[in-house]
RNA sequence: UGGGGGAUCGGCUAAUGGUAGGCCAUCAGACUUUGGAUCUGAGAGUCCAGGUUCGAAUCCUGGUCCCCCAGCCA
Numbered sequence: 001u002g003g004g005g006g007a008u009c010g011g012c013u014a015a016u017g018g019u020a021g022g023c024c025a026u027c028a029g030a031c032u033u034u035g036g037a038u039c040u041g042a043g044a045g046u047c048c049a050g051g052u053u054c055g056a057a058u059c060c061u062g063g064u065c066c067c068c069c070a071g072c073c074a
Stems, first nucleotide, its partner, number of pairs: 001070007010024004018054001026042005047063005
């Protein structure tokens, strides 16, 4: 430098262009003599800037960062 892949709650991971969900963790409550376990509930996220669209996590353009391959120099 070129090509490919990736970025979503604190973590992991889903989501035909149509309400952003699940598990773990956290917090609150119930239960318990207390704790744990169990049950119920809550909070919390789409890397950034534009574009297309009635509607974008999803499609397009540019950028940032990470991973893989190739090339160049040493």
Transfer RNA from a bacterium, 74 nucleotides, folded computationally. The sequence is in RNAcentral, with records from ENA and MGnify. Its Rfam family is "tRNA". Gene Ontology term of the family: triplet codon-amino acid adaptor activity.